[in-house]
Large-subunit ribosomal RNA, domain VI from a Bacilli bacterium, 263 nucleotides, folded computationally. Rfam family: Bacterial large subunit ribosomal RNA. Its mean pLDDT, the model's own confidence on a scale to 100, is 89.
Context: one part of a larger RNA
RNA sequence: CGCAGGAAGUUUGAAAGGAUCUGACCUUAGUACGCAAGGAUUGGGUUGGACAAUGCUACGGUACACCAGUUGUAACGCCAGUUGCAUAGCUGGGUAGCCGCCAUUGGAUCGGAUAAGCGCUGAGAGCAUCUAAGCGCGAAACCGUCCUUAAGAUGAGACUUCCGUUUCGCAAGAAGUAAGAUCCCCGGAAUGUUACCGGGUUGAUAGGUCAUAGAUGUAAGCAUGGUGACAUGUUCAGUCGAGUGAUACUAAUAGAUCGAGCA
Numbered sequence: 001c002g003c004a005g006g007a008a009g010u011u012u013g014a015a016a017g018g019a020u021c022u023g024a025c026c027u028u029a030g031u032a033c034g035c036a037a038g039g040a041u042u043g044g045g046u047u048g049g050a051c052a053a054u055g056c057u058a059c060g061g062u063a064c065a066c067c068a069g070u071u072g073u074a075a076c077g078c079c080a081g082u083u084g085c086a087u088a089g090c091u092g093g094g095u096a097g098c099c100g101c102c103a104u105u106g107g108a109u110c111g112g113a114u115a116a117g118c119g120c121u122g123a124g125a126g127c128a129u130c131u132a133a134g135c136g137c138g139a140a141a142c143c144g145u146c147c148u149u150a151a152g153a154u155g156a157g158a159c160u161u162c163c164g165u166u167u168c169g170c171a172a173g174a175a176g177u178a179a180g181a182u183c184c185c186c187g188g189a190a191u192g193u194u195a196c197c198g199g200g201u202u203g204a205u206a207g208g209u210c211a212u213a214g215a216u217g218u219a220a221g222c223a224u225g226g227u228g229a230c231a232u233g234u235u236c237a238g239u240c241g242a243g244u245g246a247u248a249c250u251a252a253u254a255g256a257u258c259g260a261g262c263a
Base pairs, nucleotide, nucleotide: 001152005163006162007161008160009159010158011157015149016148017147018146021049022048023047024046025045026044027043033038051106052105053104054103055102059100060099061098062097066093067092068091069090070089071086072085073084074083075082076081110144111143112142117137118136119135120134166175167174168173180258181257182256183255184200185199186198187197188196205251206250207249208247209246210245211244212243214240215239216238221234222233223232224231225230
């Protein structure tokens, strides 16, 4: 831009793409078969491998603005307590998120038309013959069934809801608007910019605060004991990034723009 008014939402599916894998074990059954040795077809069940999709409840990894321990050195006048630097100084743990080594799920089933093949009826050719007419069965292959995209499918589909005959103009058209949308702002399990999604005071969108989950592991100060290193008590304390809930304290103020009147 188109889809003969302008919007918001829900969809149909022409077409395209994806997937399509397979082992072992138990049982049928030591049965059929076979002198024996051996040893099934078929049907039912269980459990794997590889692959794919989804996810972080558990397991595990990481977690450079989390917690603790600790070495050297410097500084804050000293002690104490902290801070800087040393690969994040080193070490031990670790929430969310992200991830795999992890978890969950999937291949199914059923139908259609068939291949080789197996048949029915059946002449030519009084018999016979699956074939010449006709009819059936038959495979991981084919077409569907499953998953994804999909009406620019210009053949532009369908449904629901919302707005609507304004003003100027002879007309063409223009202007201000409606529903709605955007700019702008607060953000995001969304992200290269964009896009997408949530929110904008009629508000829990982000931050803060409070509570709590969770992490670390018992803070500082003081007291007591010990010559002292230190230990114990106050104290499952103190501190804390992302989680959850609540709360307008802070910031989403104010404002602007676009957008129908219909061949």